[in-house]
């Protein structure tokens, strides 16, 4: 000198997920979500109902499975039924390659760029938008060059 881990006070990012009171139960405030008139708007059926949160959608390919058709071939008294293989097909899940969105260190906006992220969870047959009114929620994870140019602001120094 680099590099992994841990553990502690800062700073900071994703997200509504902050801050006060209170010994605690717990309460407010702020932020966020969710139901609910008129008007509008949609008005059928059928299927694999439908619906929120959330950037997290939509595609193409390939596996495994799986629905259902058809060749074939075996067993089988039998055009019954089973089972193998091949192709078409339905649907799920896994992976792979994109993509609509989104996210990055003063803050908001616009430029060029890079580096990610494109999940999961929920309700329970039922919900358009919707004043009033009503009902939740305030978690959980991360990082250690965090570019650059502009315009208006902040803050700090002088």
């Nucleotide at each position: 000198c680099g590099u992994g881990c841990g553990c502690a006070c800062g700073c900071g990012c994703c997200g509504a997920a902050u801050c006060c009171c209170g010994c605690a139960a717990g309460g407010g405030a702020a932020c966020c979500g969710g139901g609910g008139a008129a008007c509008c708007a949609c008005c059928u059926a059928c299927a694999u109902g439908g619906g929120g949160u959330g950037a997290a959608u939509c595609g193409c390919g390939u596996g495994u499975c799986u629905u259902u058709c058809g060749c074939g071939g075996u067993g089988g008294a039998g055009a019954a039924c089973a089972c193998c293989g091949c192709g078409g097909u339905u649907g799920a899940c896994g992976c792979g390659c994109g993509u609509a969105g989104g996210a990055g260190a003063c803050c908001u906006u616009c430029c060029u760029g890079c580096u990610c992220c494109g999940a999961a969870c929920c309700c329970g047959u039922c919900a358009g938008c919707u004043a009033a009114c009503c009902c939740g929620g305030u978690a959980g994870g991360c990082g250690a060059g965090a570019a650059g140019g502009a315009a208006g602001g902040a803050a700090a120094g002088g």